TPP riboswitch aptamer (THI element), 103 nucleotides, folded computationally. Its mean pLDDT, the model's own confidence on a scale to 100, is 76.
[in-house]
RNA sequence: CCGAAUCCGUUGGGGUGCCCCGCAAGGGGGCUGAGAGGCCAAGCGUCAACCCAUCGAACCUGAUCCGGGCAAUGCCGGCGUAGGGAACGGAGAUCGAGCGCGC
Numbered sequence: 001c002c003g004a005a006u007c008c009g010u011u012g013g014g015g016u017g018c019c020c021c022g023c024a025a026g027g028g029g030g031c032u033g034a035g036a037g038g039c040c041a042a043g044c045g046u047c048a049a050c051c052c053a054u055c056g057a058a059c060c061u062g063a064u065c066c067g068g069g070c071a072a073u074g075c076c077g078g079c080g081u082a083g084g085g086a087a088c089g090g091a092g093a094u095c096g097a098g099c100g101c102g103c
Stems, first nucleotide, its partner, number of pairs: 001098001002096002006091005011053004017031005037047003059084003065078004
């Protein structure tokens, strides 16, 4: 000088779909999922949980896409080595698979 998994802090990013019952107001139930929640003045709002943060498939676009499957749905696969996408600090490390220089 360099150094991983993992963990912590702060900050930031993101989605919230499909279907049924229904007294039509609330509410209840089923599917997938980490997550499908609450409040509300209904807003591109807010709070919470959850996931993700460049080693980036969290999430968005392509996409009113293609194939399969389902009661239905980004439900599964493809697309996808595509195009975008939000980061810093600390512990790990008084360590060593190590590197450089000097004596």